[in-house]
RNA sequence: GGUCGAUUAACUCAGUGGGAGAGUGCCACCUUGACAUGGUGGAAGCCGUUAGUUCAAUCCUAACAUCGACCA
Numbered sequence: 001g002g003u004c005g006a007u008u009a010a011c012u013c014a015g016u017g018g019g020a021g022a023g024u025g026c027c028a029c030c031u032u033g034a035c036a037u038g039g040u041g042g043a044a045g046c047c048g049u050u051a052g053u054u055c056a057a058u059c060c061u062a063a064c065a066u067c068g069a070c071c072a
Base pairs, nucleotide, nucleotide: 001071002070003069004068005067006066007065010024011023012022013021018055026042027041028040029039030038048064049063050062051061052060
């Protein structure tokens, strides 16, 4: 330098055009004599950034950024 892949909650990930979700973690309450386990509820994201396409974008397109793999 070239090709390809990944980027979504604190962490690990799903979601492939119209409702942003799960597990773990965190907070409160219930349960216990107390702790753990268990149960119920809640907070936490404008989906890496900027443009474009579209009535509508996490999703399609381009550029950039970061990380990784391969080739040279």

This is a predicted structure of a 72-nucleotide RNA (transfer RNA) from Treponema sp. RNAcentral holds the sequence, with entries from ENA. NCBI's taxonomy places the organism under Bacteria, Pseudomonadati, Spirochaetia, Treponematales, Treponema. Its mean pLDDT, the model's own confidence on a scale to 100, is 82.